[in-house]
Context: one part of a larger RNA
């Protein structure tokens, strides 16, 4: 000199844009953050609308049709968005390869298929235990739930040929045989699903080279150790696990231990080399009270599933139970220090569904905060009797503040005030028509959270708006009064003990300015 997620102290007019627990991965009151489907199934409360019986009537009772609330079965989601930075010095990251060691739900292309039976089970009842969470028994019922037969190969597996190829295992093309495995239905009849196999997209996994903090006041380290045969396990390859066999493997080219600490993209400085930092944005990874487990599925060892055990908190009838903000808000603690318990699904994007739609604290907005960057205003010309007043002074006087105000004339950003006000949607989704489907054209209507905001015109009056440090040298800018080694001051030299340009007041002056200065921290 720059920068900073900054803080404090003074002081503040407005706008856009951006950022806002760096400390207690500390504890959480409370709302909300992951649903959705009736065009998968049984079934159905209120309500409308209508019928019968009984009744003079209210009114009961029961039966259809529509209309569908909650609950249940079932399907997709729920591994995705969003949040922290605790461990991790590691194939976690980066990058560059490789899998002749692999998996992939929804998606797109393409081939073939979809006959036939069967047994529960939830809800409903019906009864019983519990204070609650819940939990049992009995009877019954469906389904794209669940089991069985039957069909079936360019699926899988067994046995056996041929041909070309490479990089150990082997790959890849072509045959034979013999066995093993599928399905679901629904409608508004267009469609929408389902089952098997190949490609492909798109995601995942795993293995290699290089790079990737510090310390040697850390020098030896290692038995599932290192390799090897076999097996068992995995979508796979491997001590990933077991049995047995062998003695190896790592190391001053720094092994182990120990501290540190998420990594890149970048970011900040610097002429570069380089040195620092990893907040906001993207990618990665690792978590979800703490530690440990598999379940389920394509995919988790699953932030808002489940167990088990532990710390804490609550509820109990003391027998036993619930519970997890590192989701958005908020709270109490901590700290120098970081915000609203707002609005909208309108848009973009997600899930679900045939749709309509519905959910959506992802998102998009709005609050607050000079925390930053960028714009802008606090007025402009004229104006000398150099008023008044302050300070200073060689003191009837001079100097200065200072064209600075007074006046005079002009202007209206910006603020009040009134009035107009588009684009985020020339949309989609819906019907209609065509069309074997993708779609293509037609067509009515509807939808804005921000917001009457942005912005435009008109009125209105200089009208509403300047502070902050410094002034001895380094460094731009001085005199006066007070103090008298006191009281202070100070980045460094160093100022102050009676004329202090260096303390403290004041007039003057400099700088920079809605901000200044101090103090962390980095180059």
């Nucleotide at each position: 000199g720059u920068a900073u997620g900054a803080a404090c102290g003074c002081u503040a007019g407005c706008g856009g844009c951006a950022g806002g627990c760096c400390u207690a991965a500390u504890a959480c009151a409370u709302g909300c953050a992951a649903g959705c489907c009736g065009a998968a199934c049984g079934g159905c409360a209120a309500g409308u609308u209508u019928g019968a019986u009984a009744g003079c009537a209210a009114u009961a009772u029961u039966g259809a049709a529509c209309c569908u609330a909650g609950a249940g079965u079932g399907g997709c989601g729920u591994a995705a968005g969003g949040g922290u930075g605790c461990g991790u010095a590691a194939c976690a990251c980066g990058u560059a390869u490789g899998c002749a060691a692999u998996c992939u739900g929804c998606c797109c292309u393409g081939u073939a298929c979809a006959g036939g039976g069967g047994a529960a089970u939830a809800g409903c009842u019906c009864g019983g235990u519990g204070a609650a969470a819940a939990c049992c028994g009995g009877a019954u019922u469906a389904a794209u739930g669940c089991c069985c037969c039957g069909u079936a190969a360019u699926a899988u597996g067994u046995u056996u040929g041929g041909a070309a190829g490479g990089c150990a295992u082997c790959u890849u093309c072509u045959g034979a045989u013999c066995a093993u495995u599928a399905a679901a239905g629904u409608u508004g009849a267009g469609g929408c699903g389902g089952u098997a196999c190949a490609g492909g997209a798109u995601g995942a996994g795993c293995a290699u080279g290089c790079g990737u903090a510090u310390g040697a006041u850390u020098a030896g380290u290692u038995a599932g150790u290192u390799g090897g045969c076999g097996g068992g396990g995995u979508a796979a390859c491997g001590g990933c696990c077991c049995a047995c066999c062998a003695a190896g493997a790592c190391g001053a080219u720094g092994a182990u231990c120990a501290u540190u600490a998420g990594g890149g993209g970048a970011a900040c400085u610097g002429a570069g080399a380089g040195g620092u930092u990893g907040a906001u944005c993207c990618c990665c990874c690792a978590c979800a009270c703490u530690g440990g487990c598999a379940c389920u599925g394509a995919g988790a060892u699953a932030c808002g599933g489940g167990c088990c055990a532990g710390a804490c908190u609550c509820c109990u009838a003391c027998g036993g139970g619930a519970g997890g903000c590192a989701g958005c808000a908020g709270u109490a603690g901590g700290g120098a220090a970081u915000a609203u318990u707002g609005g909208a699904c309108a848009a973009u994007g997600g899930g679900u569904g045939a749709g309509a739609g519905c959910c959506u604290g992802a998102u998009c907005c709005a609050g607050c905060c000079a925390u930053g960057c960028c714009g802008c205003g606090u007025g402009c010309a004229g104006g000398a009797a150099g008023a008044a007043g302050g300070c200073c002074u060689u003191c009837u006087g001079g100097g200065u503040u200072g064209u600075a105000a007074a006046c005079u004339g002009c202007u209206u950003u910006u603020g009040c005030c009134a009035g107009g006000g588009g684009a985020u949607a020339a949309a989609a989704u819906g019907u209609c028509u065509g069309u074997g489907c993708g779609c293509a054209g037609a067509u009515a209507a509807u939808u804005g959270a921000a917001g009457g905001u942005a912005c435009c015109u008109g009125g209105u009056g200089a009208a509403u708006a300047a502070g902050c440090c410094a002034c001895g040298g380094c460094u731009a800018a001085c005199u006066a009064c007070g103090u008298g080694c006191c009281a202070g001051c100070a980045g460094c030299c160093g100022c102050g003990g009676u004329a202090a340009u260096a303390c403290g007041u004041a007039g003057g002056u400099g700088g920079c300015a809605a901000g200044c200065g101090u103090u962390g921290u980095c180059c």
Predicted 3D model of a 523-nucleotide part of an RNA (small-subunit ribosomal RNA, 5' domain) from a metagenome.
Rfam family: Bacterial small subunit ribosomal RNA. Rfam links the family to the GO terms structural constituent of ribosome and ribosome.